[in-house]
RNA sequence: GACAAAGGCACACCCGUCGUGAGGCGGGGUCGCAAAGCUACGGAGCUCCGCGUGAGCUGGCCGAGCUGCCGAA
Numbered sequence: 001g002a003c004a005a006a007g008g009c010a011c012a013c014c015c016g017u018c019g020u021g022a023g024g025c026g027g028g029g030u031c032g033c034a035a036a037g038c039u040a041c042g043g044a045g046c047u048c049c050g051c052g053u054g055a056g057c058u059g060g061c062c063g064a065g066c067u068g069c070c071g072a073a
Stems, first nucleotide, its partner, number of pairs: 001070001008033002013028006031060001037066003041063003044058005049052001
């Protein structure tokens, strides 16, 4: 960050499965994404409970850190 190139991922939804749950995983799917790769560190949202200076979930909510393809302006 290009009306490039080669690729990549996969929202919602459906099926199966795990979980009390938020949600995760696998398959289908393809709304979108220049990091929609990884990290729960800081916010924010969500779930559970014994309601606390608790435990967990969301990285495709934002920030931050690390890593990665191409090489036009």
c-di-GMP-I riboswitch aptamer from a soil metagenome, 73 nucleotides, folded computationally. The prediction has a mean pLDDT of 88. It matches the Rfam family "c-di-GMP-I riboswitch aptamer". Rfam describes the family as follows. GEMM was predicted in a large-scale screen for bacterial structured RNA regulatory elements. The sequence is in RNAcentral, with records from MGnify.